[in-house]
Context: one part of a larger RNA
RNA sequence: CCCUCGUUAAGGAAUUCGGCAAACAUACUCCGUAACUUCGGGAUAAGGAGUGCCUUUUCUAUAAAAGUUUCGACUGAAGUAGAAAAGGUCGCAGUGAAAAAGGUUUGGGCGACUGUUUACUAAAAACACAGGUCUCUGCUAAAAUGUAUAAUUGACGUAUAGAGACUGACGCGUGCUCGAUGCCAGAAAGUUAAGGGGAUAGGUUAUUUUCUGAGUAAUCAGAAGAGAAGCUUGGAACUGAAGCUCUGGUGAAUGGCGGCUCUAACUAUGAGAGUCCUAAGGUAGCGAAGUUCCUUGUCGGGUAAUUUCCGACGCGCAUGAAUCGCGUAACGACCUAAACACUGUCUCAACGAGGGACUCG
Numbered sequence: 001c002c003c004u005c006g007u008u009a010a011g012g013a014a015u016u017c018g019g020c021a022a023a024c025a026u027a028c029u030c031c032g033u034a035a036c037u038u039c040g041g042g043a044u045a046a047g048g049a050g051u052g053c054c055u056u057u058u059c060u061a062u063a064a065a066a067g068u069u070u071c072g073a074c075u076g077a078a079g080u081a082g083a084a085a086a087g088g089u090c091g092c093a094g095u096g097a098a099a100a101a102g103g104u105u106u107g108g109g110c111g112a113c114u115g116u117u118u119a120c121u122a123a124a125a126a127c128a129c130a131g132g133u134c135u136c137u138g139c140u141a142a143a144a145u146g147u148a149u150a151a152u153u154g155a156c157g158u159a160u161a162g163a164g165a166c167u168g169a170c171g172c173g174u175g176c177u178c179g180a181u182g183c184c185a186g187a188a189a190g191u192u193a194a195g196g197g198g199a200u201a202g203g204u205u206a207u208u209u210u211c212u213g214a215g216u217a218a219u220c221a222g223a224a225g226a227g228a229a230g231c232u233u234g235g236a237a238c239u240g241a242a243g244c245u246c247u248g249g250u251g252a253a254u255g256g257c258g259g260c261u262c263u264a265a266c267u268a269u270g271a272g273a274g275u276c277c278u279a280a281g282g283u284a285g286c287g288a289a290g291u292u293c294c295u296u297g298u299c300g301g302g303u304a305a306u307u308u309c310c311g312a313c314g315c316g317c318a319u320g321a322a323u324c325g326c327g328u329a330a331c332g333a334c335c336u337a338a339a340c341a342c343u344g345u346c347u348c349a350a351c352g353a354g355g356g357a358c359u360c361g
Base pairs, nucleotide, nucleotide: 001356002355003354004353005352006351007350008349010347011346014345019342027051028050029049030048031047036041038169052089053088054087055086056085057084058083059082060081061080062079066075067074068073090094103340104339105338106337107336108335109334110332111331115127116126131167132166133165134164135163136162137161143153144152145151170327171326172325173324175257176256177255180254181253182250183249184248185247186246189245190244191243195239196238200234201233202232203231204230207226208225209224210223211222212221213220214219258276259275260274261273262272285319286316297313298312299311300310301309
């Protein structure tokens, strides 16, 4: 010097991002216990007092010996366990040592709660949850696994059931918008695939025409045209489903929810008016918020002093209603602010114990 502990004058968070760490408190009995509340809680709230030993008395529970007995029991009260009261007594100190065993309170945020999670840097406000809503599914169900066949799960269940999605106890609520996207329904018209259809065009050539050559001739060879059937290549009209276009519906579907100008008898403000655009222009609430850039906004509270905190204000850069809005008792190894108690966190360090380090072996 390092690690793990112990003690500390005076002060007591001045330390620090932050009381991190440590300390305080902790048993039992009695007293006492607020706001708030879903009436269950909150609550071991908070906050107090007592606790040893000896003697006596009383009470409660149990109850031996012994005695009585009509054998049912009765009397009896030592002892044991506990409680209370009174008196005495010792110490600084009585759950006197060991062990075990909550520090407390208050404001706010988030999440209702118990629970779950990143095995090895995250335990949370994330996930789940009971509850709510929507959608699908009539049974060979939908949904899912499967070579997409069989089969299986769903389920030996049957819409008070099963599946999917979102929200997330409870209380009060959940506004406007169907133009876009999605979904559902519709079927008149338009568009639309393979397939069907086969107008028509091409290729090939049996045959044939003309010309040239050979031959007396029949005929043969070559070149250039025309060209049926068959085979073959391409292929128009017409026909042809869903879908899309189209017509409606649907927001606890994905989503979205304006601008400018003027205006009241000081000023300011703007109930109001005008105008443009839109599918509709943000309702109730909440609001410098875990959302506020400007910003340490302004005012009030708390402090001697506070970019944090609490209460307000509101033109909210860029809140807002199941991507839920706002409240909310209880709960939380959550986040944040304050207070009491407590302390080596600190002023400011000291001493001690054990184990290392170091030296020798």
A computed fold for a 361-nucleotide part of an RNA from Candidatus Scalindua japonica, annotated as large-subunit ribosomal RNA, domain IV. Rfam family: Bacterial large subunit ribosomal RNA. Gene Ontology terms of the family: ribosome and structural constituent of ribosome. The prediction has a mean pLDDT of 85. The organism belongs to Candidatus Scalindua, within Bacteria.